[in-house]
RNA sequence: GUCUUCGGGGCGAGGUGAAAUUCCUCGAUCGGCGGUACAGCCCGCGAGUCCUACAAACGCAGGACAGAGCCGGUGGAACUCCGGCGCCGACGGUACAGUCCGGAUGGAAGAAGGC
Numbered sequence: 001g002u003c004u005u006c007g008g009g010g011c012g013a014g015g016u017g018a019a020a021u022u023c024c025u026c027g028a029u030c031g032g033c034g035g036u037a038c039a040g041c042c043c044g045c046g047a048g049u050c051c052u053a054c055a056a057a058c059g060c061a062g063g064a065c066a067g068a069g070c071c072g073g074u075g076g077a078a079c080u081c082c083g084g085c086g087c088c089g090a091c092g093g094u095a096c097a098g099u100c101c102g103g104a105u106g107g108a109a110g111a112a113g114g115c
Base pairs, nucleotide, nucleotide: 001115002114003113004112005111006110011027012026013025014024015023028099029098030089031088032045033044034043035042040087041086048065049064050063051062052061054059069085070084071083072082073081091102092101093100
């Protein structure tokens, strides 16, 4: 360089109501990729939304927006391990959703392998 394969998880019960797996109460549960002492909440990337240029279109380039952690312990080194207590979660749909349905049998950060 080229080709192939892989590449996102997760909710129950009760209440109110015409209607809620969305609200309220109680109790659960999930965690993409790279870096670094092993990380959802440290740094960065991807997914998503918006704007602009180019493009007939598919797309593509640039820009903007975009969540959350402390305390103690061990150690040479951990905001990553151990203990404790917390917190967070795109867009569209619908009675207001991390967990339902949908774009998505999609795409991507990337990982492995062949030549």

Predicted 3D model of a 115-nucleotide RNA (FMN riboswitch aptamer (RFN element)) from a soil metagenome. The sequence is in RNAcentral, with records from MGnify. Model confidence (mean pLDDT): 82 of 100.